[in-house]
RNA sequence: CUUAUACAUGCAAGUCGAACGAGAAAGUACCCUUCGGGGUGCGAUUAAAGUGGCGCACGGGUGAGUAACACGUAGGUAACCUGCCUUUAGGCCCGGGAUAACUGUCCGAAAGGACAGCUAAUACUGGAUAAUGCCAUUUUGUCUACGGAUAAUUUGGAAAAAGGAUUUAUUCGCCAAAAGAUGGGCCUGCGGUCUAUCAGCUUGUUGGUGGGGUAACGGCCUACCAAGGCUAAGACGGAUAGCUGGUCUUAGUGGACGAUCAGCCACACUGGAACUGAGACACGGUCCAGACUCCUACGGGAGGCAGCAGUAGGGAAUAUUGCGCAAUGGGCGAAAGCCUGACGCAGCAACGCCGCGUGUGUGAUGAAGCCCUUCGGGAUGUAAAGCACUGUGGCAGGGGAAGAAAUGCCGGGCAACCGGAGCUGACGGUACCCUGCUAGAAAGCACCGGCUAACUCUGUGCCAGCAGCCGCGGUAAGACAGAGGGUGCAAGCGUUGUUCGGAAUUACUGGGCAUAAAGAGUACGUAGGCGGCCAAACAGGUCUUGUGUGAAAUCCCACGGCUCAACCGUGGAACUGCACUAGAAACCAUUUGGCUAGAAUACCGGAGAGGGAAGCGGAAUUCCUGGUGUAGGAGUGAAAUCCGUAGAUAUCAGGAGGAACACCGGUGGCGAAGGCGGCUUCCUGGACGGAUAUUGUCGCUGAGGUACGAAAGCGUGGGUAGCAAACAGGAUUAGAUACCCUGGUAGUCCACGCCGUAAACGAUGGGCACUAGAUGUCGGGAGAGAUGACCCUUCCGGUGUCGUAGUUAACGCGCUAAGUGCCCCGCCUGGGGAUUACGGCCGCAAGGCUAAAACUCAAAGGAAUUGACGGGGGCCCGCACAAGCGGUGGAGUAUGUGGUUUAAUUCGAUGCAACGCGAAGAACCUUACCUGGCCUUGACAUCCUGGGAAUUCCCUAGAGAUAGGGAAGUGCCUUCGGGAACUCAGUGACAGGUGCUGCAUGGCUGUCGUCAGCUCGUGUCGUGAGAUGUUGGGUUAAGUCCCGCAACGAGCGCAACCCCUGCUUCUAAUUGCCAUCAGUUCGGCUGAGCACUUUAGAAGGACUGCCGGCGUUAAGUCGGAGGAAGGUGGGGAUGACGUCAAGUCCUCAUGGCCCUUAUGGCCAGGGCUACACACGUACUACAAUGGGCAUGACAAAGGGUUGCUAAAUCGUGAGAGAUUGCUAAUCCCAAAAAAGUGCCCCCAGUUCAGAUUGCAGUCUGCAACUCGACUGCAUGAAGGUGGAAUCGCUAGUAAUCGCGGAUCGGCAUGCCGCGGUGAAUACGUUCCCGGGCCUUGUACACACCGCCCGUCACACCACGAGAGUUGUUUGCACUAGAAGUCGGUGAGCUAACCUUUGGAAGCAGCCGCCCACGGUGUGAAUAGCGA
Repeated sequence: CUUAUACAUGCAAGUCGAACGAGAAAGUACCCUUCGGGGUGCGAUUAAAGUGGCGCACGGGUGAGUAACACGUAGGUAACCUGCCUUUAGGCCCGGGAUAACUGUCCGAAAGGACAGCUAAUACUGGAUAAUGCCAUUUUGUCUACGGAUAAUUUGGAAAAAGGAUUUAUUCGCCAAAAGAUGGGCCUGCGGUCUAUCAGCUUGUUGGUGGGGUAACGGCCUACCAAGGCUAAGACGGAUAGCUGGUCUUAGUGGACGAUCAGCCACACUGGAACUGAGACACGGUCCAGACUCCUACGGGAGGCAGCAGUAGGGAAUAUUGCGCAAUGGGCGAAAGCCUGACGCAGCAACGCCGCGUGUGUGAUGAAGCCCUUCGGGAUGUAAAGCACUGUGGCAGGGGAAGAAAUGCCGGGCAACCGGAGCUGACGGUACCCUGCUAGAAAGCACCGGCUAACUCUGUGCCAGCAGCCGCGGUAAGACAGAGGGUGCAAGCGUUGUUCGGAAUUACUGGGCAUAAAGAGUACGUAGGCGGCCAAACAGGUCUUGUGUGAAAUCCCACGGCUCAACCGUGGAACUGCACUAGAAACCAUUUGGCUAGAAUACCGGAGAGGGAAGCGGAAUUCCUGGUGUAGGAGUGAAAUCCGUAGAUAUCAGGAGGAACACCGGUGGCGAAGGCGGCUUCCUGGACGGAUAUUGUCGCUGAGGUACGAAAGCGUGGGUAGCAAACAGGAUUAGAUACCCUGGUAGUCCACGCCGUAAACGAUGGGCACUAGAUGUCGGGAGAGAUGACCCUUCCGGUGUCGUAGUUAACGCGCUAAGUGCCCCGCCUGGGGAUUACGGCCGCAAGGCUAAAACUCAAAGGAAUUGACGGGGGCCCGCACAAGCGGUGGAGUAUGUGGUUUAAUUCGAUGCAACGCGAAGAACCUUACCUGGCCUUGACAUCCUGGGAAUUCCCUAGAGAUAGGGAAGUGCCUUCGGGAACUCAGUGACAGGUGCUGCAUGGCUGUCGUCAGCUCGUGUCGUGAGAUGUUGGGUUAAGUCCCGCAACGAGCGCAACCCCUGCUUCUAAUUGCCAUCAGUUCGGCUGAGCACUUUAGAAGGACUGCCGGCGUUAAGUCGGAGGAAGGUGGGGAUGACGUCAAGUCCUCAUGGCCCUUAUGGCCAGGGCUACACACGUACUACAAUGGGCAUGACAAAGGGUUGCUAAAUCGUGAGAGAUUGCUAAUCCCAAAAAAGUGCCCCCAGUUCAGAUUGCAGUCUGCAACUCGACUGCAUGAAGGUGGAAUCGCUAGUAAUCGCGGAUCGGCAUGCCGCGGUGAAUACGUUCCCGGGCCUUGUACACACCGCCCGUCACACCACGAGAGUUGUUUGCACUAGAAGUCGGUGAGCUAACCUUUGGAAGCAGCCGCCCACGGUGUGAAUAGCGA
């Protein structure tokens, strides 16, 4: 610092009696008194008022106005003034008439005023005198910018004064003059804001002459004359703003600011005006107008705090109605002195700067408390307490400054001045000093996720809240809140606002423009900028010397004064500037003279879709006419609209018309760009090559300006074959205002005129110079070779590719630069808003050019990287598709899930990768759920105390848990105290929890996927992210291997090593085997044997090893041989880096939270088995490749002592029963089934199918009601091969058939295994799904289940337009005309002088010019409101 808003009250400018007249009162002394009072003196050289002088123009305040000679700086004034002050040399003589105060009368409410009378002056005034001044004049000199100035000189004219005091000596004044000093006026150069969406402005305007005016120049004013003056180097207009020294900041350049202090300016309620004066157009003066406030008797008056205090208002916000003139300074005065809100002090405010204190030392049990904890401890922390000290400070007492020395007085001195004695302090009894007592009154604020120093606990649970940016908070928050602790500052600390910095983020110092914002579409050219070689001149720029100035303060340095410091003083340096002066002459500029390299001209030559005009040509399309000819044509992915029997399409002939020019034709050519393509002729521009001559810098760029400028579009008039916006129809589609088709109008074409824009692009302005190469091509030239086509070497000029150095953020560019330099122009400054609005200019319109802001976001963008993705590409794989076989989806049942229901239907799993899953088996138990009954240190663990051995059995009550009672039993060790195990009771620490969080976790698991991948070290490349390796060529099941390669190696995966199986050999031989031998009950039964089978140990075997083809001589592959097996022989185990916050806290473990007579524990019963329904997975079927009956052969792998159980016997059967064998190559389960053989069934809801239900049973078990399995008899449902859709499988596989096992008391259509019988098909990789590698695009990275666009709906915000409307500022025209100056008039009025009917001079009044406020009209600009 805001309201230059309004102000109550007091103060802020007076002083002089030594200029003048007049002159009180209170009080007091004396006298008088009628006791009411009166008089005189002092008070009084007084106060108040007046005349007069000086001051009031300083000091103090404020910053409204002002973009200006206002300020700063440097100059000028030969165009000027200057009171008081200083110096010099002079003068001050003689007169005169008034007037205020005062007195009287009168008017008025007041403010104030009128008349009459008296009076003084340093007030006013007449005359005299007077020059070196002033006005004129004569002559001479000096200087000059030629305008004049100045020094003398002659003559003439006009013009002055005041006195006071006194010690009589003087002193203070006064007048004129000349100088000085001080202060001012005016003029000039240069400097410092924004805006062009303000481009033209100006009539006293620019100049001249005459006149006026001023202190002074000047259009300052006036009359006349001329028609000028300013402007793109920004006039005029608009906005904003007092300027400077300086202040803040910065490394500096700069940027921002202009408080305090100092210089200048402007203003004083708003506007105008003059008076007085040395000085004002005057803050505390005058006049007028206006607004406002106040007083009033309504007639009329008064006022101006942006002086000091203070009040109200406004505002986030800024102080006392203080003391004093003691100091410094100012005014007056001779002085004393008076006045002074200037100033000196005090008060208020931590507002700032500086200094100090709130104690110091010691003190470990590391006290208590609070906090944390892994419970051991740690931390607060020597911190506290305690002990010993100190006294800045506080309180009390005592002392007590500096700031003060002058003026004055006394003495001396001619004087300046000297000496002496003394007076004066607001602050303030303050600072300071001494003494005594006292640790006593005295620490806060912010922060602790990163930036940024400082960490934990609790609470909260996207809530509450934080946040400067990034961002925290959704139950373990170092970010919220509190606490403990810590960090930083400290009588302060944080916040907010503002400025500079960092920001090279406006880049002068010091940036850019291919792709990030940014090169104008192109050229010509004006102003401007820049510009070749040599020589000379000059000295404007430049450099140097000196002089003046650059106020002081500030900043810096040194020293000094307040105890230090802040602060202050003294000195220095500096103020980087300006002016003058003297030099230098390289460079720039200027001038002069030359030159030929730049530039240009002349001559010769060839190249070219360069431009303009006229003419000509053929092919094709379409149309017309005629002929031939007949049913289609056209069109599409497929169609239809459409054309065609009125003759199309096709084909032949003739004709018409318009437009465009195949092949050649090419990163070929030409052009400034846009652009230019059949042929010929005419007119015409430019570039290039060659050789000589000429001119002699004539050049480059180029703000404005001008011209050209694709397509579309517009105007007028033509033309119109094809094509074709709009439009119509047909299709497509969910729709299809599209893509496709059939038609079709503007237009496309020509002439003339507009438009002026494009991704007008090389996204790359123009010019000149320099800087490696390689290789094409176009035009021209030279040389050599060759018969020639041509080739080679080389010089210019174009146009391409690659590339070095360099450059670039990278990509890339790279003599055609985006390299290195110079010159000039254009353009950029976060994204959106906005290629917009408003205004202006252009246009017929469409529209173009120029070009903001509000608001909003924290990004937008470039290049490159890694992934992911693509209805992108390439290569490859997989029962992925295809080719096949069999299923599911329909039925019934089983089972799981959802849903619903319920007291409970415990919980989890939910796309693939949940759903015959956890559960390898819920009647009780399990069990976690529900109901009810009970327990509370507990069913379980450890510790402590007391009792008892433990333990077993019986009775009673109860659903049981449990409770009560009784009996038996007295063990082991011992140091004799007791101890160990077990048990009962008690106590508290604790137990316990299938309670929550799988998104706090470990472990385990699923999945991509048995897919071939995933990485590392070193090196190299890259600014980097990263790349390379791992890519490439082959090959593989494989990142398998080979070759190549800035890579070389390595690891986890692949493969192999392991198990099973297939062949052989060896060894071994019981329970296995039986070839041979013997016996036999005929059964390997027995002896014998171990050949075979088998068993189970050890070996062998297969490695692309061999041969041939292919391949690169490789890896390998194809074929073959041999072999039981051939290219991984078949199967299993084995699962890389990682992904899914995948699953699991209910296996286990575990952090945190929660429950603790309950969410823990025990018990009984119930539930997990419910049932309108939906889904998944299975079983059984629908039948004849079958069913039934009979007969009947061949397995493997397993299990078995609380077990598997044989043969007898019984039962239709489940089973019962029984004794036997087996701890198993020995015995048992155990019958394998399908197959095979024979008979019946004859296509039907059946001799299919078996659900459901009834009755009767068996078995397990404490117990089969809810709720088991099985058996017998009876019953005999749906179902006739299953819609859309969907699953598995590539060989001993699918399909089909049975067997075993785990769990298990019982319960299997599930699961895990085993063998028997035993197929079909694979052309192939276009497509679906999944995957791998390379590559490409990307605006995705939660990664396509991504991202993202527009309309619409609602609410809100900002801006534009808007019928209009209300303000503000301002131009022009007219009107108006206060006060006032000036001019005119002045018949009215008047003391001084002259004179005497008056004059001179002055004044009032009146008139005029100018002019403020105001009024009317009409414009412009700007702001507000507006459906």
Description: Small-subunit ribosomal RNA from an uncultured organism, 1427 nucleotides, folded computationally. The prediction has a mean pLDDT of 84.